Record summary:
This is a predicted structure of a 134-nucleotide RNA (FMN riboswitch aptamer (RFN element)) from Lactobacillus sp. Its mean pLDDT, the model's own confidence on a scale to 100, is 82. The sequence was found by an Rfam model in a public genome assembly. Taxonomically the source falls in Lactobacillus (Bacteria, Bacillota, Bacilli, Lactobacillaceae). Rfam family: FMN riboswitch aptamer (RFN element). From the family's description: The RFN element is a highly conserved domain that is found frequently in the 5'-untranslated regions of prokaryotic mRNAs that encode for flavin mononucleotide (FMN) biosynthesis and transport proteins.

RNA sequence: AGAUUUCUUCGGGGCAGGGUGUAAUUCCCGACCGACGGUGACAACCCUUGGGUUGAAGUCCGUGACCCGCGUGAGCGGUGGACCUGGUGCAAGUCCAGGACCGACUGUUAAAGUCAGGAUGGUAGAAGAAGAAA
Numbered sequence: 001a002g003a004u005u006u007c008u009u010c011g012g013g014g015c016a017g018g019g020u021g022u023a024a025u026u027c028c029c030g031a032c033c034g035a036c037g038g039u040g041a042c043a044a045c046c047c048u049u050g051g052g053u054u055g056a057a058g059u060c061c062g063u064g065a066c067c068c069g070c071g072u073g074a075g076c077g078g079u080g081g082a083c084c085u086g087g088u089g090c091a092a093g094u095c096c097a098g099g100a101c102c103g104a105c106u107g108u109u110a111a112a113g114u115c116a117g118g119a120u121g122g123u124a125g126a127a128g129a130a131g132a133a134a
Base pairs, nucleotide, nucleotide: 005130006129007128008127009126010125017029018028019027031114032113033103034102035063036062037061038060042055043054044053045052046051047050058101059100067078068077069076070075083099084098085097086096087095105117106116107115
């Protein structure tokens, strides 16, 4: 220095206020939320003119939960939502401004991204530890 292996821990947020109604956090007005990895013209800081560190996208590229099929099983395959306009600029899918849009399944006195449930689960992954070969 260290492929790989094993183990441990961690690993998702959100209807305030109001309307109708016998009944709705499910409808209506309105409010609120944004998993993981990558990229990143941005930001902060450090050294210093060229670099470094950290952070940074719900709707850009992928991943995951749910669901479907196959398999004794481990697992494999499939399915799987959403962005425009203006500005700056050499360049914008990421910056700035504005306006939009999206969100598994089952359940429910009434239709759910936000309530309850499968789930004290699973998982993308993150951090740490151990140890052998070349």